[in-house]
Context: one part of a larger RNA
This record gives sequence, C1' cells and structure tokens, in this order.
RNA sequence: GCCAGGGAGUGUAUAGGUGUGGCAAGCAGAAAUGCUAAGCGAAAGCGAGAGCGCGCAAAUAUUGAGGCGCAUGGUAUGAAAAUGCCAGAGUCACAUUUAUACGACCCGAAGCCACUGCGAACUACUCGUGGUCAGGACGAAGCUAGGCUAACGCCUGGUGGAGGUCCGCAUCCUGUCAUGGCAUGCCCUGUUGGGUGAACUACGGGUAGCGGCGAUAUACCACUCGAGCGUGGCAAUAGCGGGUCCCCUCUGAAGUAUCUUUAGGAUAGCUCAGGAUGAGCUUGCGUAUGCGGUAGAGCUACCGAAUGAUGAGUAUGGAUUCGAAAGAGUCCACUCAUCUAUCAAACUCCGAAUGCAUAUGCUGCGUAGAUUCCUGGAGUCGGCCACGUUGGGUAAGCUAGCGCGGCGAGACUGCAAAGAUAGUGACUAAGGUUAAGGUCCCUAAAUUCAGAUUAAGUGUAGCAAAGGUUGAGAUUUUCUUAGACAGCUGGGAGGUAGGCUCAGAAGCAGCCACCCUUUAAAAAACGCGUUAUAGCGUACCAGUUGAGGAGCUUUUGACCGAAGAUAUACGGGGCUAAAUCUGAUACCGAGACCCUAGAGUUGAAAAACUGGUAAGGGGGCGUACAGAACGGCAAGAAGCAUGUUCGAAAGAACUUGUGGACCGUUCUGCAGUGAAAAUCCUGGU
Repeated sequence: GCCAGGGAGUGUAUAGGUGUGGCAAGCAGAAAUGCUAAGCGAAAGCGAGAGCGCGCAAAUAUUGAGGCGCAUGGUAUGAAAAUGCCAGAGUCACAUUUAUACGACCCGAAGCCACUGCGAACUACUCGUGGUCAGGACGAAGCUAGGCUAACGCCUGGUGGAGGUCCGCAUCCUGUCAUGGCAUGCCCUGUUGGGUGAACUACGGGUAGCGGCGAUAUACCACUCGAGCGUGGCAAUAGCGGGUCCCCUCUGAAGUAUCUUUAGGAUAGCUCAGGAUGAGCUUGCGUAUGCGGUAGAGCUACCGAAUGAUGAGUAUGGAUUCGAAAGAGUCCACUCAUCUAUCAAACUCCGAAUGCAUAUGCUGCGUAGAUUCCUGGAGUCGGCCACGUUGGGUAAGCUAGCGCGGCGAGACUGCAAAGAUAGUGACUAAGGUUAAGGUCCCUAAAUUCAGAUUAAGUGUAGCAAAGGUUGAGAUUUUCUUAGACAGCUGGGAGGUAGGCUCAGAAGCAGCCACCCUUUAAAAAACGCGUUAUAGCGUACCAGUUGAGGAGCUUUUGACCGAAGAUAUACGGGGCUAAAUCUGAUACCGAGACCCUAGAGUUGAAAAACUGGUAAGGGGGCGUACAGAACGGCAAGAAGCAUGUUCGAAAGAACUUGUGGACCGUUCUGCAGUGAAAAUCCUGGU
C1' cells in the first nucleotide's frame, strides 16, 4: 500500500419554539403542590371590557369568528396635559429543534500538580579491595675522587636515578585525518596523538528529581534532561490542525458595518422555514421641480506659482561712472500701466454628462397573497480576477480604495493548454438552427469570390524606441514636341591684372564697389589650384538625343537597430497565401435557441420554473432489535459467487452454483443505524 472488522452531534437537568394528541377555566399529580385563571408599581399599595365604527375569509345587496381604529377601564409617573405596561386559554404527554451546565461531535499538545512510588546495571563524582603499562634515551638533587683557593667555595671525572621528561611495542584511551570500506553503525580499516600519570581499568558500596553529580558542556542521572521515569488528578485545556459514514428534491449565501480580548466572538446586513395581515408595491423608462462644484475650462475673478517686451514712478536698498565735495548720470531690485507666453488635489468669475431626492404618468409584479410585520434555524466576518477610476511605487502575477461584472458556489463551446477573458447560465432523452470562434492537413467546415499590399517566412494571438535604409500609394506646385530632365559635343568672350591693400593679390588672403561692351550665351565670378600667374571645372548658351521630368505635404509596407542560459518553436505540419487590408456569399460550430416526448416543483387546469459550495426546509432507501399480524424453508434458510430484470436514486427481485439451518413481508416502536480518508485503531497479507 491493499483487504476485513472497529471508528465521531450522545445522555441527563433546566428554559424556550414548532408539530401531534388528551382534558379544558382548568390541567397534572397518590399527595404535598406546580402552572394557569389580573395587572401595574422600586415599594407602600391600589386593582380592570362585552361600547361605536371599519373590515379579510365565508355565506352574501347586509351580516361578519379572528383583525384594525376610536372610545372606556386598571396601575405607575405627573400639578396637569399626557406617556409606559395591561384588560378571558390553558395545562399534561410524546416527537423534534435550539440554548445553557456538564468531557458535550471525535482525535491531537507542549505543560502544571501529587506519590514515605521506581531508578547511579548507562553515565557524573566519590569510597573500599585489586589489576595493567616491551624496550630504549636524557641524566635533577644527593654522595664521592682528583685539582685549585687564605677562606667561602669553584672546576673536572665518577656515582646516583629525579621527571603531570623524551622516543616507542602490546593491552588500553579515543582527540585528528581519509574523493577509504560496507552489512550505514556516532560501525570497521588505516593514519596521527597519549602511553609512570590530574594515567587506564575490574569488582563491591554511596549521592535521587523543588534533588543529585559536575576540571561548566546546561554536561550527565538506563537510546529520555533548561529539570528523569511510572502511575494518578485526566476524557487537563486547545479561539489552533485533522476527521465527521445512504439517496432524491425546494430555496440558497457571505468574506461587509459597529464594538471587541482583532486566526475568535456579539449585534446588524445577506439566507432558509413557518405564520400573521389583506391591496397595493415598483429597483426600469418619460416628464416636472429641486440638490451639487467633479470632468472640462479659466485666472486684470480671488489665491499661490510663472515668460518676455515697452513705458512711467521711486521714500528706500545694491552695483557702477563723473566729481575735491555737494551732487548728477546709468543699470539692477521694487511699484504701477499696456502688450505677450504659461500652470494648480488641498485656486475658482464659470461649469457639464452621469448621479441623488420628491411628485406624477408608463412599464413590470401582485388575491395561486405582493408590500409590511412577527417567530424559529443558520452559515458568513482571510476573498480574488477583468474593465473603468483615484492614491503609493522606477516597476511588479506589487500595494491601498471606489464603481460595475464575474470566479468563489458555474458545467458546456472558443482562446493549443486555462479560475476570472469571448459566447452561453446545464431537469432527462432525440432531432434541427445558430453564438463566440473558425473552414490546407492534424480537425467539423471555402485550397470560395472581387480588389489591393508584403518578399521580410514579415506574418500566421501579443506590434520594443530613438536613429538609419528601402518600396508602394494620395493631394498639390512647377517645367515640357516653340523639345523638358539626365547624358554627350562645342562655346563659356572683351574693357580688365576693377579700385584699394600688399613683398605679391591677376575672378578665387582681406576691404570697397559689383559697372559697361560683343553676344546664342558667358559672374568684376560657385569650387579645385598657383609664391603670384598659369591650368581644370561650374553657372549660362547652342547643337545632338526624343517623352515625360523636378519638388512640397501626407498615408502605408519592409530591413537594420534587436542580448539568456539542455535544442528551433505560428499548438504542430507547413504556408508566398494557408500572411495583411477592404468588401461579398456559403458552410462548420454549444448543454444557447427551436421542436417532440417524458419527470418533478409551485395547493387543480393553465402558466412558469427545475446550475449550485456554506446553510436551511421537505420526502424517501437501507441496517440491528422489539411488539402485532401474515408467511417461506432439508423438494434446501442465511451467507458467498455468477448472471438477468426492475426503479429517477439510495436500492429491490429473480436464475444458476456453493452452502447446510434458519429467514422474511406489512404496520408500529426503538437505536451502539450507513465510511475512502482522521501520518485513524486491531488483525491479515
């Protein structure tokens, strides 16, 4: 892991609600007595209905149980007016549901406390009695011989054998290292360190948990230690985590507000069921009347920010010029005026749309009961996503709000895959038509039609920029067979080297001027060049050639710009359309829509409805046992296995085999009554 069996809302008390039943101004109990039949008031205390009207159901021109309103009454407060509560149905039992107290649906802590409780066989320290440590090296004190010395003493040689000394076996200790080993153990192997000492070790004894022991590591005290273990208090407590068992059916949420002890709870909101009432309600649309200061806009309309120009002024301040000084002038700052360029969430002379309120009309809903109200049962208090919008942030699949729609709790179709996107809200079954989206193959349907663009595999859902390059269109201006544009051939001259300057300046360093002539045309010269000339082109003109050319503005395509980690990525194949744009017609495509049949719900027909988590309501299936009635069975009960049939499901019936003695149906009652989960428990495998 699998299989079988076990495994979680129970019982009592008290208090409410609902349903059914008995009796009823009483009910229950043997009784005592309890509840009810009178209330109001803190208390003293005082102490109550059958008047009028409206009116639902129902019979029905009116009446009218309940109900509503007014009046009246009791009581408390009050000077009073008046206001609060009250003015004839209960009680007992059973069933169910909720609350409270108890273990209170089940399982789960870490912990706290108690006991003349058990532990020092591990380990810490300690006491007693024992045991173990090859060999070698160094050579302390002391002693001694010789020499030296005035003496103390010193030197040399020997002897001696100290030491938490040194090297290093065995046994032992176990600190270091290993890309050593495997059977993965705080194991083995190797290595290195210690190895006469604060050494190691055997056996016996001692110290006990609010404690011991400790060369302190909070270490150790039997695989347990910031307080051992066992048992008990104990089903500790857990606002936290996990689990909580058959079916169908009706309705169906919330993640918000306030308070708080803020992972929780209470109240409200949203939800379910039942009841009362009895005729209106209306969220949508129109109209009318009001409310408002957002978007926008504006600012010599305030306030604050903010550009330049001109003019005027100047008490004062700064800079500067002239002057011996007095003083004068100029500029800047400042103030005013005119013109001019701009802004604001916490500016407004203005000012929408949407919105909000009220009235009214329409629409929609409603006697199969709306609206409103009452009673009982909940769950919810972590939300998230798209779009619009307002803040924080460089930004985020980021964060804080508001509105609306979704997911949550929503299946199905499309977007390759999908939570929220697009289509559409799934009772069951069959057929048809469409939606979004698609129609070359994978893959259902166009290798469809007309006109353009793209050559980059651009693209085929998602546009990366400045800048550079290169196509296709549109508008418009202008030249052109009296010859355009480009190319080619020729000309491109003279006064003159214009004047000045300059060493020189001749079209071409620089300054001034920029005329005239001949001409088809030709600059006192557009560029290169020379020291200065020279020289070469250009403008301009003619010839040749022979048909479109040259610009401005604008639309659009493509390329480069262009960098990510295993190996390219339109879903893939692939495509030159099967890409992009404009238009057209078919077809495919869902549980949507239409239609046929059927089921259920809403009190019959009719009609409508039937997605659903938490949650509430209703109806059923099955299990054990009990009572009553009726049955089956050795011609084969239960159980087990197999198959068939029936039912919307839980399930039921039957056939065959096995098995070998009990079992079932209907009604009623009762409950240790339904398992796939809890790292669930026990057993098997």

Large-subunit ribosomal RNA, domain II from a Candidatus Micrarchaeota archaeon, 685 nucleotides, folded computationally. Rfam family: Archaeal large subunit ribosomal RNA. Clan: LSU clan. Lineage of the source: Archaea > Nanobdellati > Microcaldota. Model confidence (mean pLDDT): 82 of 100.